[in-house]
Context: one part of a larger RNA
RNA sequence: GAGUAGCGUAAGACGGGUGAGAACCCCGUCCGCCGAUAACCCAAGGGUUCCUGGGAGAGGUCAAUCCCCCCAGGGUAAGCCGGGUCCUAAGGUGAGGCCGAGAGGCGUAACCGAUGGCAAUCAGGUGAAUAUUCCUGAGCCAGAGACAUGGAGCGAUGCAGGGGCGCAGAGGGAUAGGAGGAGCUGGGUAUUGGAUACCAGUCUAAGGCCGUAGGGAGAAGAGGUAGGGAAAUCGCCUUUUUGACCAACUGAAAGCUGAUGGCGUAAGUUCUCUGAGUCCGUACUGACAAGAAAAGCUGCUAAGUGAUGAAGUGUCUUUGCCCGUACCGUAAACCGACACAGGUGGGUGGGUAGAGUAUACCAAGGCGUUU
Numbered sequence: 001g002a003g004u005a006g007c008g009u010a011a012g013a014c015g016g017g018u019g020a021g022a023a024c025c026c027c028g029u030c031c032g033c034c035g036a037u038a039a040c041c042c043a044a045g046g047g048u049u050c051c052u053g054g055g056a057g058a059g060g061u062c063a064a065u066c067c068c069c070c071c072a073g074g075g076u077a078a079g080c081c082g083g084g085u086c087c088u089a090a091g092g093u094g095a096g097g098c099c100g101a102g103a104g105g106c107g108u109a110a111c112c113g114a115u116g117g118c119a120a121u122c123a124g125g126u127g128a129a130u131a132u133u134c135c136u137g138a139g140c141c142a143g144a145g146a147c148a149u150g151g152a153g154c155g156a157u158g159c160a161g162g163g164g165c166g167c168a169g170a171g172g173g174a175u176a177g178g179a180g181g182a183g184c185u186g187g188g189u190a191u192u193g194g195a196u197a198c199c200a201g202u203c204u205a206a207g208g209c210c211g212u213a214g215g216g217a218g219a220a221g222a223g224g225u226a227g228g229g230a231a232a233u234c235g236c237c238u239u240u241u242u243g244a245c246c247a248a249c250u251g252a253a254a255g256c257u258g259a260u261g262g263c264g265u266a267a268g269u270u271c272u273c274u275g276a277g278u279c280c281g282u283a284c285u286g287a288c289a290a291g292a293a294a295a296g297c298u299g300c301u302a303a304g305u306g307a308u309g310a311a312g313u314g315u316c317u318u319u320g321c322c323c324g325u326a327c328c329g330u331a332a333a334c335c336g337a338c339a340c341a342g343g344u345g346g347g348u349g350g351g352u353a354g355a356g357u358a359u360a361c362c363a364a365g366g367c368g369u370u371u
Stems, first nucleotide, its partner, number of pairs: 012030006031368004039348004045328002049326001050074006059067002079140002081324004086117002091112003097106003121138005141320009153305002158300004167286003172280003177274006183202005203262002207257003214250002218242008227234001263268001288291001334343002350362004
C1' cells in the first nucleotide's frame, strides 16, 4: 500500500432455551431455496471424519456456548450381500525350450489375472452409533451321516453336450408405477351438538403349488459305426413312430398358499383409464462387417467299485471357514495447496402442463450455502 480489496453468487424473521457472553448453538412458528437434484442406494477414493460425554489454546474467512476442531469412551455381528477357499478374457508370469557377450528378450505346458461366467433370503422389528448380518416369522442351497424305500448300476484330471454371447428394427403379452370414481376407515378450527365441504389412508415379501399369454423345430424307440490317440449306452449315420392344426422343451404373469402371521388407531374392497427404458427375451425379424473363453452343470464310459445291496428318492440329524461391512460418497470427508462457483462411474427417479430425463411450479426428502 490499507484498516483498502475481500469474507466464495438460496433469505431470513420472531418467540423460547442454554450460557460469563448469543445475529450465528438448540427447540418452536412463519418465510425462502433445490426437487433428473441441493433426494435416495451402490462403486472408486478417503480412513474413524460415525455415535455419546466433555472442552474452548489453535483450526473455522466474523463471533461461537457450535463443528468434519481437541480430549475420553463407544460403535462395523452374514452358509444365502460382495470377495477368497471355483472358472477363464485382454494382459502378465513362465518349468523345459529358442535367442543374446552379458544384463536380459521371446515363448510351450502350467499358473496368475474381473471389468465377464458360476449354489442358495425374504418380510417385519429393534436401535445413540450395525443390520438382506442381531431378533421374530417364513424359506432356500451345498456337503456329510442315520433310517426307510429302491433293485443295478455308480464312477474322471478323459470323451461329448451345454454354458454361448454382436448390430439394427418392429410389434404383442404382462407387471411395477401413476391418475380418477365408488365403497370403507380416521381426521375434520373458531364456547358446544349434528351434518357437509375438505384432507389423509385403504398395505403385505422371498419361497411353495400351479404351468397360462408367448416362444418353439424337433422329440422318442431300434439298428449300424473306420470318430473321439483307450472305452462308451456318448457323438455321428440309417430306419421307425410322432410333430409345425404345434409335441418335447422353455416360459412372464395371474390365482392359491406363505398369512390364525406382519404392518396399521382403523379400514385394509372394487371399477375405469394410463403405463414403462422392467419381465417374457436377444425370443422374433433383417442385413453383413458374421459377432469371448473356461469352469460350475448334464450325459458317457476307463481304472475301480457294487446283490455282504449301487444310483436315485423320502424323512430326520448335522456341518457351513476366512476377509469386507462404521461414516462421506455431484462432496466441507474423493481429485483440485483452501470447509475452492471446477472434475468424479452405475442404479432409483413421483405429480400438474409437456414429445420429453427440456422448462416452470410442487411431492417425498433435503437445505437457507459461517460474517
The part of an RNA shown here (large-subunit ribosomal RNA, domain III) has 371 nucleotides and comes from Spirobacillus cienkowskii. The prediction has a mean pLDDT of 80. Its Rfam family is "Bacterial large subunit ribosomal RNA". The full RNA is in RNAcentral, with records from ENA.